This is a predicted structure of a 71-nucleotide RNA (transfer RNA) from a bacterium. Its Rfam family is "tRNA". Rfam classes the family as a transfer RNA.
RNA sequence: CGGGGUGUCGUACAACGGCAGUAUACACGCUUCGGGUGCGUGCGAUCCGGGUUCAAUUCCCGGCUCCCCGA
Numbered sequence: 001c002g003g004g005g006u007g008u009c010g011u012a013c014a015a016c017g018g019c020a021g022u023a024u025a026c027a028c029g030c031u032u033c034g035g036g037u038g039c040g041u042g043c044g045a046u047c048c049g050g051g052u053u054c055a056a057u058u059c060c061c062g063g064c065u066c067c068c069c070g071a
Stems, first nucleotide, its partner, number of pairs: 001070005007064001010024004018054001026042005047063005
């Protein structure tokens, strides 16, 4: 320099163009003499800027980050 891919709660991952979920972590409660385990509740996110659309995590364009391949 060229090509391809990736980006979503703290972490690891989901999500036919139509309510953004799961596990874990965290906080509170129940359970225990206490702790752990278990159960319940709560908290918190779509990389950035545009476009298409009634509606975008999803489609299109540009940028940025990281990964892979080539030179």